[in-house]
Context: one part of a larger RNA
RNA sequence: CUGGGCGUAAAGGGGCGUAGGUGGCUUGGUAAGUCGGAUGUGAAAGCCCUGGGCUUAACCUGGGAACUGCAUUCGAUACUGGUGAGCUAGAGUAUGGUAGAGGGAAGUGGAAUUCCGGGUGUAGCGGUGAAAUGCGUAGAUAUCCGGAGGAACACCAGUGGCGAAGGCGGCUUCCUGGACCAAUACUGACGCUGAGGUGCGAAAGGCAUGGGGAGCAAACAGGAUUAGAUACCCUGGUAGUCCACGCCCUAAACGAUGUCAACUAGCCGUUGGGGGAAUUAAAUCCUUUAGUGGCGCAGCUAACGCGUUAAGUUGACCGCCUGGGGAGUACGAUCGCAAGAUUAAAACUC
Numbered sequence: 001c002u003g004g005g006c007g008u009a010a011a012g013g014g015g016c017g018u019a020g021g022u023g024g025c026u027u028g029g030u031a032a033g034u035c036g037g038a039u040g041u042g043a044a045a046g047c048c049c050u051g052g053g054c055u056u057a058a059c060c061u062g063g064g065a066a067c068u069g070c071a072u073u074c075g076a077u078a079c080u081g082g083u084g085a086g087c088u089a090g091a092g093u094a095u096g097g098u099a100g101a102g103g104g105a106a107g108u109g110g111a112a113u114u115c116c117g118g119g120u121g122u123a124g125c126g127g128u129g130a131a132a133u134g135c136g137u138a139g140a141u142a143u144c145c146g147g148a149g150g151a152a153c154a155c156c157a158g159u160g161g162c163g164a165a166g167g168c169g170g171c172u173u174c175c176u177g178g179a180c181c182a183a184u185a186c187u188g189a190c191g192c193u194g195a196g197g198u199g200c201g202a203a204a205g206g207c208a209u210g211g212g213g214a215g216c217a218a219a220c221a222g223g224a225u226u227a228g229a230u231a232c233c234c235u236g237g238u239a240g241u242c243c244a245c246g247c248c249c250u251a252a253a254c255g256a257u258g259u260c261a262a263c264u265a266g267c268c269g270u271u272g273g274g275g276g277a278a279u280u281a282a283a284u285c286c287u288u289u290a291g292u293g294g295c296g297c298a299g300c301u302a303a304c305g306c307g308u309u310a311a312g313u314u315g316a317c318c319g320c321c322u323g324g325g326g327a328g329u330a331c332g333a334u335c336g337c338a339a340g341a342u343u344a345a346a347a348c349u350c
């Protein structure tokens, strides 16, 4: 010496799961790995050690060592493997409860915007930095009543909840997934990770087909601004946004922090359970458990900061990075209707 890393410097969308890797406690036997001995072999030369010969050296030459390997055989049995038997602390099942915007379908409610009809009413409304385009005497804006239709659900609402992530919010019903808690019973390592693979995957977009279309609004038109203004501002406005079925598969998909497990001071909030104290109950206090936040010791970190929800101390497995630009590009391939996505260079240059 036998790489170093991935919160912010380059480097982790998410689940299930195949191969593979890896794996709890006790005990028996085995002896493949592992460890030891012996034997055989490991050509010679060279290297190394020690002698000899050329006046010396290079060079030549004798002996030894080494050749860290392989095979056979005899042993050892702690650990790993395979095997037999068992265990319950991991994992799971059953029973009883709890909370929840978890998912899917159907129905339904009120406020608001817009439009339509009617009433009152008259000259403005709207918009801006200021205006204008626009709307309005064919009666607008304002206001009252009625109707239609689509989309979204104020307050409750909370570093509150649920979900693997994306995400999920009016109310009711039906179907359905997961989590948590308590006490027992049962199975008996059934576990963890996971290359490929296969489901999921915001928004935008496109397509295709068919619906729907209130508001908003790419494109587009007009008015302004300006030297110009293919913009920012204003008046309009079509795709789209919504629904059904099917694609697309990317995000600052963020905690910019992969998953699982163990260990390592505390303090303060909050959500869901359990137990206890006193009490009629509630509020309160103590304790325990699963989340979710704020601070903080040790430790870590380049610093910022992290700090039992770790970026601390370790283990298992996967993915990824290796100076900037060229470039997440070209070519090829796969996927896609397309847009494009995935995989992924080099020349050259600093």
Base pairs, nucleotide, nucleotide: 003322004321005320006319007304008303012318013200015198016197020193021192022191024087025086026085027084028083030081032080033079034076035075036074037073038072039071040070041069048064049063050062051061052060053059090190091187092186093185094184095182096181097180098179102176103175104174105173106172107171108170109153114148115147116146117145118144119143120142124135125134161168162167206247207246209244210243211242215241216240220236221235222234223233258317259316260315261314262313263312266295267294268293269292270291271290272289273288274287275286276285277284299306300305323350324349325348332343333342334341335340